[in-house]
Context: one part of a larger RNA
RNA sequence: GGCGUUUGGUGGAUGCCUUGGCGCCAAGAGGCGAUGAAGGACGUGGCACGCUGCGAAAAGCCACGGGGAGCCGCGAGCAGGCUUUGAUCCGUGGAUAUCCGAAUGGGGAAACCCGGCCCUUAUGGGUCGUCCCUUACUGAAUACAUAGGUAAGGGAAGCAAACCCGGCGAAUUGAAACAUCUUAGUAGCCGGAGGAAAGGACAUCAACAGAGACUCCGUUAGUAGCGGCGAGCGAACGCGGACCAGGCCAGUGGCAUAUCGUUAAGAACCGGAACCGUCUGGAAAGUCGGGCCACAGCGGGUGAUAGCCCCGUACGGGUAGAAAUGCGAUAUGUCCUCGAGUAGGGCGGGACACGUGAAAUCCUGUCUGAACGUGGGGGGACCACCCUCCAAGCCUAAGUACUCCUUGGCGACCGAUAGCGAACAAGUACCGUGAGGGAAAGGUGAAAAGCACCCCUAGCGGGGAGUGAAACAGACCUGAAACCGAAUGCCU
Numbered sequence: 001g002g003c004g005u006u007u008g009g010u011g012g013a014u015g016c017c018u019u020g021g022c023g024c025c026a027a028g029a030g031g032c033g034a035u036g037a038a039g040g041a042c043g044u045g046g047c048a049c050g051c052u053g054c055g056a057a058a059a060g061c062c063a064c065g066g067g068g069a070g071c072c073g074c075g076a077g078c079a080g081g082c083u084u085u086g087a088u089c090c091g092u093g094g095a096u097a098u099c100c101g102a103a104u105g106g107g108g109a110a111a112c113c114c115g116g117c118c119c120u121u122a123u124g125g126g127u128c129g130u131c132c133c134u135u136a137c138u139g140a141a142u143a144c145a146u147a148g149g150u151a152a153g154g155g156a157a158g159c160a161a162a163c164c165c166g167g168c169g170a171a172u173u174g175a176a177a178c179a180u181c182u183u184a185g186u187a188g189c190c191g192g193a194g195g196a197a198a199g200g201a202c203a204u205c206a207a208c209a210g211a212g213a214c215u216c217c218g219u220u221a222g223u224a225g226c227g228g229c230g231a232g233c234g235a236a237c238g239c240g241g242a243c244c245a246g247g248c249c250a251g252u253g254g255c256a257u258a259u260c261g262u263u264a265a266g267a268a269c270c271g272g273a274a275c276c277g278u279c280u281g282g283a284a285a286g287u288c289g290g291g292c293c294a295c296a297g298c299g300g301g302u303g304a305u306a307g308c309c310c311c312g313u314a315c316g317g318g319u320a321g322a323a324a325u326g327c328g329a330u331a332u333g334u335c336c337u338c339g340a341g342u343a344g345g346g347c348g349g350g351a352c353a354c355g356u357g358a359a360a361u362c363c364u365g366u367c368u369g370a371a372c373g374u375g376g377g378g379g380g381a382c383c384a385c386c387c388u389c390c391a392a393g394c395c396u397a398a399g400u401a402c403u404c405c406u407u408g409g410c411g412a413c414c415g416a417u418a419g420c421g422a423a424c425a426a427g428u429a430c431c432g433u434g435a436g437g438g439a440a441a442g443g444u445g446a447a448a449a450g451c452a453c454c455c456c457u458a459g460c461g462g463g464g465a466g467u468g469a470a471a472c473a474g475a476c477c478u479g480a481a482a483c484c485g486a487a488u489g490c491c492u
Stems, first nucleotide, its partner, number of pairs: 001491009015477001016443002020414002022411007029403002031159002039100003042055003046078002050074002061094006070082003105114003115128005130156009163194001164192005174181001178228001204211002215242005225233002246395003249339001253335010269317003275290003279286001291308002293297001299311003344368008354380001375390005430437002450476001453464004
């Protein structure tokens, strides 16, 4: 030095675990905001770093209800307190609620600076933005008036995950290049609204039989069609379902709002059955033996695996405040006539599955422009017959879409390189001027019983002793491999 064996170190795989995730279902909720939101800054504890809570009344104040012995959050310590005169805690309602932020007295490099007026006096309180609507007063050129000005009352704004409606609207891409076309009316931007939105009560379809608002699903059907007839795009009628609802435009009416009466459900929370012994063991819920309950053998905990030990579970009870919805009553407000610059036409576009095509139908930038139920529209150029409907006014639940959020439940979903980026002080540390990017990191034990005391040591660390079932469980479960030692056997 090599090989082997044994025994350690390092390392953190594996196994087991789960406080966290992921997906889905049901129910709820579907908004918050000038009565100042969302989100923050700064404070706030006897000692206080982070998180949480709260706001100078600051881990809290008041009232009511619940509850019944401990409590002063995570957080263990010291000190000091509170509590059966009912605390802590839970529910409901209220008070307080600094500064920034739509931010709104003016300014501003957010959390800061500087004011006016009124009231009050250690100084503090209130108020003062813009736009829109209404009302009142005032009031030019300019006589009446109007513009303008002032005040009061009311409203708006900003934020928020997806879903919805509308406006504007790409490109990569595909066509194996590319221009029509496609991607796609998608992404993106903007506006608006609601718990849903939109649509909706036939100037609809159909085809000589008839159907009967709208929306959504299945089918029709990758059919009919459209298409550099390329790539591709792609219906409808009908049928089967989900759900069903019709009203109004001047009167015994409808609609909206408000008030009153009535009603289900419903907070914290309460009651809630039934087990003992033996053996093993550190520990019994395991074993063995004998019982019991069950409208409860879902689940979790307890020193190993518990229906009967604990929390619970089935079931039953409970109701403050607020109050949906439905119904009834009352009051108030509102609702003026059946739809003309419309239908249709020309030109140019767009939407329709339909790219201008034989192109109907719908919308309209522009130019035109009817009829008036003896009328008008449609039936895919157009004409006739026939059939069908009545535009140019308004409203309308349900079936449908979604989930930032709440509660409950479920999973041939994950189990710490997985599952959310985040099971831990995580959108943290850290990086970046910034937009933005973005981690790693879980496990002692049943219980800290977290090693008193002695010895070596500057300390770290170690040896005894002690605790414990175990200390090679000592800052930690298990503890693989790579890698590094020690001892030993053989070979050189």